Model confidence (mean pLDDT): 82 of 100. This is a predicted structure of a 715-nucleotide part of an RNA (large-subunit ribosomal RNA, domain II) from Hadarchaeum sp. (SeqCode). NCBI's taxonomy places the organism under Archaea, Hadarchaeota (SeqCode), Hadarchaeales (SeqCode), Hadarchaeaceae (SeqCode), Hadarchaeum (SeqCode).
Context: one part of a larger RNA
RNA sequence: GCCAGAGAGUUUAUCCUAUUGGCAAGGUUAACCGAAGAGGGAAGCCGCAGGGAAACCAACAGGUCCGUAGCGAAAGCAUGGGACGGCGUAUUAAAAGUGCGCGGAGUCAAUAGGAUAAGACCCGAAGCCUAGUGAUCUAUGCGUGGGCAGGUUGAAGCGCGUCGAAAGGCGCGUGGAGGACCGCAAGCGGUGUUGAUAUGCAAAUCACUCGCGUGACCUGCGUAUAGGAGUGAAAGAUUCAUCGAACUGGGCAUCAGCUGGUUCCUCUCGAAACAUGCCGCAGCAUGACCUGGCCGGAGAUCGAUGGUGAGGUAGAGCACCGAUUGGGGGAGCUGGGGGAGAAAUCCCUCACCCUCCUGUCGAACUCCAAACUCCCCAUCAUCCUAGAUGGCCGGCAGUCCGGGCUACGGGGUAAGCUUGUAGUCCGUAAGGGAGACAACCCAGACCGUGGUUAAGGUCCCGGAAUGUCGGCUAAGUGUUAACACUGAAGGGCGUCCUAGGCCUUAGACAACUGGGAGGUUAGCUUAGAAGCAGCUAUCCUUUAAAGAGUGCGUAACAGCUCACCAGUCGAGGUCUAGGGCCCCGAAAAUGGACGGGGCUAAGCCGACUACCGAUACCACGGAGCGUCGCGAGGCGAUCUGGUAGGGAGGCGCCGCGCGUGGGUGGAAGCGACUCUGUGAGGAGUUGUGGACCACGCGGGGACGAAAAUCUUGGU
Numbered sequence: 001g002c003c004a005g006a007g008a009g010u011u012u013a014u015c016c017u018a019u020u021g022g023c024a025a026g027g028u029u030a031a032c033c034g035a036a037g038a039g040g041g042a043a044g045c046c047g048c049a050g051g052g053a054a055a056c057c058a059a060c061a062g063g064u065c066c067g068u069a070g071c072g073a074a075a076g077c078a079u080g081g082g083a084c085g086g087c088g089u090a091u092u093a094a095a096a097g098u099g100c101g102c103g104g105a106g107u108c109a110a111u112a113g114g115a116u117a118a119g120a121c122c123c124g125a126a127g128c129c130u131a132g133u134g135a136u137c138u139a140u141g142c143g144u145g146g147g148c149a150g151g152u153u154g155a156a157g158c159g160c161g162u163c164g165a166a167a168g169g170c171g172c173g174u175g176g177a178g179g180a181c182c183g184c185a186a187g188c189g190g191u192g193u194u195g196a197u198a199u200g201c202a203a204a205u206c207a208c209u210c211g212c213g214u215g216a217c218c219u220g221c222g223u224a225u226a227g228g229a230g231u232g233a234a235a236g237a238u239u240c241a242u243c244g245a246a247c248u249g250g251g252c253a254u255c256a257g258c259u260g261g262u263u264c265c266u267c268u269c270g271a272a273a274c275a276u277g278c279c280g281c282a283g284c285a286u287g288a289c290c291u292g293g294c295c296g297g298a299g300a301u302c303g304a305u306g307g308u309g310a311g312g313u314a315g316a317g318c319a320c321c322g323a324u325u326g327g328g329g330g331a332g333c334u335g336g337g338g339g340a341g342a343a344a345u346c347c348c349u350c351a352c353c354c355u356c357c358u359g360u361c362g363a364a365c366u367c368c369a370a371a372c373u374c375c376c377c378a379u380c381a382u383c384c385u386a387g388a389u390g391g392c393c394g395g396c397a398g399u400c401c402g403g404g405c406u407a408c409g410g411g412g413u414a415a416g417c418u419u420g421u422a423g424u425c426c427g428u429a430a431g432g433g434a435g436a437c438a439a440c441c442c443a444g445a446c447c448g449u450g451g452u453u454a455a456g457g458u459c460c461c462g463g464a465a466u467g468u469c470g471g472c473u474a475a476g477u478g479u480u481a482a483c484a485c486u487g488a489a490g491g492g493c494g495u496c497c498u499a500g501g502c503c504u505u506a507g508a509c510a511a512c513u514g515g516g517a518g519g520u521u522a523g524c525u526u527a528g529a530a531g532c533a534g535c536u537a538u539c540c541u542u543u544a545a546a547g548a549g550u551g552c553g554u555a556a557c558a559g560c561u562c563a564c565c566a567g568u569c570g571a572g573g574u575c576u577a578g579g580g581c582c583c584c585g586a587a588a589a590u591g592g593a594c595g596g597g598g599c600u601a602a603g604c605c606g607a608c609u610a611c612c613g614a615u616a617c618c619a620c621g622g623a624g625c626g627u628c629g630c631g632a633g634g635c636g637a638u639c640u641g642g643u644a645g646g647g648a649g650g651c652g653c654c655g656c657g658c659g660u661g662g663g664u665g666g667a668a669g670c671g672a673c674u675c676u677g678u679g680a681g682g683a684g685u686u687g688u689g690g691a692c693c694a695c696g697c698g699g700g701g702a703c704g705a706a707a708a709u710c711u712u713g714g715u
Stems, first nucleotide, its partner, number of pairs: 001715005011118013026046003032040002050057002060085001063084004070077002086102006121261002124258001128251006139225009148215001150182003153178001157174007187212003192208002195206002227243001229239003264650006274287005289398001291395001299383003303380005309374003315368001316366002321362003326357005332352001334351007402426010431442003446622007456612003459597003465609001467608006478599002490584003494581010511568005517541003522536003547562001551560002623640002625636004651704001653701002656698007669688008
């Protein structure tokens, strides 16, 4: 891992609610007696009256009306219900007003759902407390014993010699000290290989290497210290493989707002992830949202159109408030700077102020101002007497980590960011499309069969057009609705289109041929300056036209060229603005992605026609649901996706009571097969098996397994 078995909302008490049953202004007993019965037992409890803190006081068996069911031929009557009136009490000195109550329904039991107390659906801590057991491991102390091959060094002391006045020094011997030295003898340790080993030889070992090895040394035996305590040359080390508080039993089924698990079927409805409070933020309570039933008895409403009103947002604007560009004019009592003047004062300028023109902004600006939204009314539409749509009362939940998208905001450089409002979807939604892809597009799956479409597609993978018409693109641009696909500012004599200005058969633009002159080398400057270093001026003449010169060039000239003019040629040219597609801008790590192949359309834009394509829609058949009915059967819906969860009805297992049956001519159980029911399941045949079993009604449960790192066994 697999298989088989076991395995989780139970029981008691009290209370609440519903249903069923008994009795009913009453209902019922408890302990106890008794035969575990029948019966007895009225103590007690609930109800029959409320109001008030209390003292205390103490109410409609129906006076008026409406009206559902029902009845009635009708008028109408009218139980339950409602409105009015009236009454009790508290408050008050007394009233008024207000609060609560009043025109008789309860109680006992059973069943079901819940609440509380208990282990309380099951399993699960780490820990806490308490009584004990441990120092045969290990830590330290004490008592009494044992052990340390061999080698090296050579302290003090002593002797002798020598030097010295002495103190003493030096030398040679002797001597044998030391937490001295070497050391795989023993013994103790455990440095490195971060070696081997890693279901090991071993719950700490093996190999090589390494430290100590006469000492604070090693070691046997005995003995002492104990759990918030010991012991500790101190590492929170160690106290029997257990230590930041040992082990064993008990409190104990500790508590757990936390994790996991919680067993048959079908039908029906169907959420929340919000608000408020809480030592509250992994949790609760209340409300909102879900569900079942009751009362009640006639209107209700998310839509459309029209109408009466409300609004100050989007946008826009600068008339106010605030911000803000440039300029013109004006006034100066004023301020700063500068100048003239002896000073008074005057002039210039910047600021300030007024005014005009011009350029631009604002959630907390508005001279303006939508779409749109909302209240009410009318009409239409829709729902409704098969009756609560709207509303009221009660039972019982789940939920209080939410998330995506669209629109509009706040925060943030931004974020698959955060925080709001509205809608929608996922959550709790399957199906088709988007390559794959919770929330993007289409579309809400009761079951079956056949057809038609949606989104999206139609060259091949791949179902369906190598469809039609007109443009664009040459970049493999592209072949990507969005997201998850990046592509910007800024550029482009790429190409297509639109609009406008100017030139143009009196000949444009380009090209080619020719001219491009004279005063003059303009003046100044300069060594020189002659169109062309620089400064100043920039005229006149002849002309078809020609600058006191556009660039190159020379030392300066020269030379080439341009502007400008004529000729040749013969039809458009040039400039500006805007738009479409395209190009550059364009860099990431294994080789590589339009889903792929591939495509010049099978790309992009516009128009059109076919076809494919879903659980959508349509048709047919069937089932459920609601409702009427005893039933047969009829009728109805814009019905039947669904997590948490509520409600309803069923299937099966094991006992029991009553009843009816089966079985050695073969029961149960087990294997295989067949039939049947929407399903839990049921029935039959056959083999095996060899003695019990089934059905109906009622009642009772230690009753249903795939999960819990579940548990036991097998394998």